The RNA shown here (Bacterial RNase P class A) has 380 nucleotides and comes from a Rhodocyclaceae bacterium. Lineage of the source: Bacteria > Pseudomonadota > Betaproteobacteria > Rhodocyclales > Rhodocyclaceae. The sequence was found by an Rfam model in a public genome assembly. The prediction has a mean pLDDT of 77. Its Rfam family is "Bacterial RNase P class A". The family's RNA type in Rfam is ribozyme.
């Protein structure tokens, strides 16, 4: 000083003028003062909750949900530490190249990970391909042994066919291989010797890979070390198996006041019967419930906003975070509140407007601002 990540903050600003909503005080036929008034995502409606209501909130099957290990947290599919496993840029090394640049190896911060189990067991693996899992021979290699084919020897024997016995040469018929080619995403663990007629863990030696032992570690898992020739692949975001967890339904929840209507009509079940807040089943609880046609209310107040709030300091923890003091109150609309004009500033202003409340993830996004990690350069 360059590259590369990664993280946290703002999110137009000030001043004058009328206009809006809500507290709170004062005064009065509704008037004044003060003080507040959309986000970092309010969005998506995807988790996880508070809170409300039902249900004596119990037990069981179904069913749902998470899945690597420990922490944090009211909780979570979240965050925070490791742990292993994948890609991979930068840098750096090695090959080709006049060069650009190409390919190879390795690969830092950092980045992904739908990460438990394929030796319980069902099913799947297109298309290539002999062969897709109790698996195989398309190219191809042997062909020792057995079989044909020729030759040579040497015995029988007057000589030769014949006949026996042994050798070489050919063939690739019987047979033998699964190493070496091709095809795939994956092919009977890799690679290297030995050893075979040619191979094959058939043998070794190193690596996988299964079991056991030690040592560090809460643990996930590393490391070494020893026996073992060893179950030959993807994929459980198929079914399924193993572990842990899980009432429910929503703020259109719910609770109160007032006001009105038609205390209406049919139909089912009816104590061995009906209801009872996701589904059966047993408990338990209640005495009615179920549907369908018509009628009146569609008013009003609360829930609604002090919160697992917030910001500052200390202390403890590698961090997420806790603890302890101290200050602070920062929207509550109701068909829905923050607009309009004006003047200056600048980085010139995207994405975009709470509807019970909060933690989180996803997504969409102008510019700006800090700070941390990792590597090369130079210089001291």
């Nucleotide at each position: 000083g360059g590259a590369g990540u990664c993280u946290g903050c703002c999110a137009g600003g000030c001043a004058g003028c009328c206009g809006c909503g809500g507290a709170a005080g004062a005064g009065g036929c509704u008037u004044c003062u003060u003080c507040c008034g959309a986000g970092g995502a309010a969005a998506g409606u995807c988790c996880g909750g508070g809170c409300a209501c039902c249900a004596a909130a119990g037990g069981g099957c179904a069913g749902g949900a998470u899945g690597c290990c420990g922490g944090c947290u009211a909780a979570c599919a979240g965050c925070c530490g490791g742990g292993c496993g994948c890609a991979g840029c930068a840098a750096g090394c090695c090959u080709c190249g006049c060069a650009a640049g190409a390919g190879g190896c390795c690969c830092a911060a950092g980045g992904c990970g739908a990460c438990g189990g394929a030796a319980a067991g069902u099913g799947g693996c297109a298309c290539a391909g002999a062969a897709a899992a109790c698996a195989a021979a398309c190219c191809g290699c042997c062909g020792a042994u057995g079989g044909c084919g020729g030759c040579c020897u040497c015995g029988c024997g007057g000589c030769a066919u014949a006949c026996g016995a042994g050798g070489c040469c050919g063939u690739a018929c019987a047979g033998g291989c699964a190493a070496g080619g091709g095809u795939g995403a994956a092919a009977a663990g890799g690679c290297g010797a030995g050893g075979u007629a040619a191979g094959a863990g058939c043998u070794c030696a190193c690596c996988g890979c299964a079991c056991c032992c030690u040592u560090g570690g809460u643990a996930a898992c590393a490391a070494g070390g020893g026996u073992g020739g060893c179950a030959g692949g993807c994929a459980a975001a198929a079914c399924c198996c193993c572990a842990u967890c899980c009432g429910g339904u929503g703020c259109a929840a719910g609770a109160c006041c007032g006001a009105a209507u038609a205390g209406g009509g049919g139909a089912g079940c009816c104590a061995u019967g009906g209801c009872g807040u996701g589904g059966c089943c047993c408990g338990c609880g209640c005495c009615g419930c179920u549907c369908c046609c018509g009628g009146g209310u569609u008013g009003g107040u609360c829930g609604c906003u002090c919160g697992a709030g917030g910001c500052c300091a200390u202390u403890c923890g590698u961090g997420a975070g806790a603890a302890u003091g101290g200050c602070c109150c920062u929207a509550g609309a109701g068909g829905a509140a923050u607009g309009g004009c004006u003047g200056c500033c600048c980085a010139c202003g995207a994405c975009a407007g709470a509807a019970c409340c909060c933690g989180g993830c996803u997504u969409a996004u102008c510019g700006g601002c800090a700070g941390a990690c990792u590597c090369c350069c130079u210089c001291u």